[in-house]
């Protein structure tokens, strides 16, 4: 250098995550890449870090290493967007009160505001009224006898003249019962367009009478103080997006490396 057999290595890697830590199962990139087995309250190693068992290739297209490019991912910043939990200091918003009267309305020479003198509204006595309630008084009923009157027969006394009690009947009558209006008298109020009298109050209403020109605060803006409210705006945490700085990194490019025996 050619050839034959072999070893090593390869036959997929990589990322978050999980773990002291590696690898695997699951997710997800890559993009096609020997089979079976085992495994998330997981499985198997321990720095040479999947375990067992079978295949195939096998020193270069395919193993090794370096430089580049770079899928995708993770950690952090700036900026923003969603949604969230605090927060009434500040801005905004909605309200209530105050005060002034710049603007509007109203309102006033048919007479403000103010002042004087009266009234009623409130309240207390009396009075009359009404109303409710109690009584009584009127009316009727009402007592086998033990209530009253008049007592028919009958009864008793007397020689007689007489005279006595007295029952049904008739007539009233006591308690009590019922009806209901009218009068009486007592008391009582959520009683009255009734009257008188007094007190008070100074707040509304109103009448006369002086005087002559403002008088309100209802809306709008302002100015003061105060309650509500998380809309902005401040702080915390989630969670998306864009950029950028660091990290790992599949795939692609391209450099350089790589063993042992026999034999021509």
């Nucleotide at each position: 250098u050619c050839g034959u057999g072999c070893u090593a290595g390869a036959c997929g890697g990589g990322g978050a995550g999980u773990u002291a830590g590696c690898g695997g199962u699951g997710c997800c990139c890559u993009g096609u890449a020997c089979c079976c087995g085992c495994a998330a309250u997981c499985c198997g190693c321990u720095a040479c870090a999947g375990c067992g068992g079978g295949g195939u290739u096998g020193a270069a297209c395919u193993c090794c290493u370096c430089c580049u490019u770079g899928c995708g991912g993770c950690u952090g910043g700036c900026a923003u967007g969603u949604g969230u939990g605090a927060a009434a200091a500040c801005g905004g918003g909605u309200c209530c009160c105050g005060g002034a009267g710049g603007g509007c309305a109203g309102u006033g020479u048919u007479g403000a505001g103010g002042a004087u003198c009266g009234g009623g509204u409130c309240c207390c006595a009396c009075g009359c009224g009404g109303c409710g309630u109690u009584g009584g008084a009127c009316u009727g009923c009402g007592a086998a006898c033990c209530c009253c009157g008049u007592c028919a027969g009958a009864u008793c006394c007397g020689g007689a003249a007489g005279g006595a009690a007295g029952c049904a009947g008739c007539g009233g009558u006591a308690a009590g019962c019922a009806a209901a209006u009218u009068c009486c008298a007592g008391c009582g109020g959520g009683u009255g367009c009734c009257g008188u009298g007094g007190a008070g109050a100074c707040g509304c209403c109103u009448g006369a009478u002086c005087g002559g020109a403002g008088c309100c605060a209802g809306c709008c803006a302002g100015c003061g103080a105060g309650a509500c409210u998380a809309c902005g705006c401040u702080c915390g945490g989630a969670c998306g997006u864009u950029c950028c700085c660091g990290u790992c990194a599949a795939g692609g490019g391209g450099a350089g490396g790589u063993g042992c025996a026999c034999g021509g």
This is a predicted structure of a 264-nucleotide RNA (Bacterial large signal recognition particle RNA) from Cyanobacteria bacterium UBA8530. Its mean pLDDT, the model's own confidence on a scale to 100, is 77. Of the family's consensus pairs, 91% are formed in the model. Lineage of the source: Bacteria > Bacillati > Cyanobacteriota.